[in-house]
């Protein structure tokens, strides 16, 4: 250099053919329980979906470039 994949919360992911509002476990905050700790229930906060643009009534999903992190090749 040349093919392919990934990139969505603070970590680990889901979201399969575009449909109205982004989710889940972990973790943090508060609150309940306890003399107190854990456990265990419950609540919130956290995301402009890598970035810029296009298609499109409508994009995380589709297209192009660009970034990045990987594989395989020369």
């Nucleotide at each position: 250099g040349g093919u392919c994949g990934c990139g969505u919360a603070g970590c680990u992911c889901a979201g399969u053919u575009g449909g109205c509002u982004a989710g889940a476990g972990c973790g943090u905050u508060c609150g309940a329980u306890u003399c107190a700790c854990a456990u265990u229930c419950g609540a919130a906060a956290g995301g402009u979906c890598g970035a810029u643009g296009g298609u499109u009534c409508g994009a995380g999903u589709c297209c192009a470039u660009c970034c990045g992190c990987g594989a395989c090749u020369a």
Transfer RNA from Candidatus Woesebacteria bacterium GW2011_GWB1_39_12, 74 nucleotides, folded computationally.
Its mean pLDDT, the model's own confidence on a scale to 100, is 81.
Lineage of the source: Bacteria > Bacteria candidate phyla > Candidatus Woeseibacteriota.
Rfam family: tRNA. It is annotated as a transfer RNA.
It was read from a public genome assembly.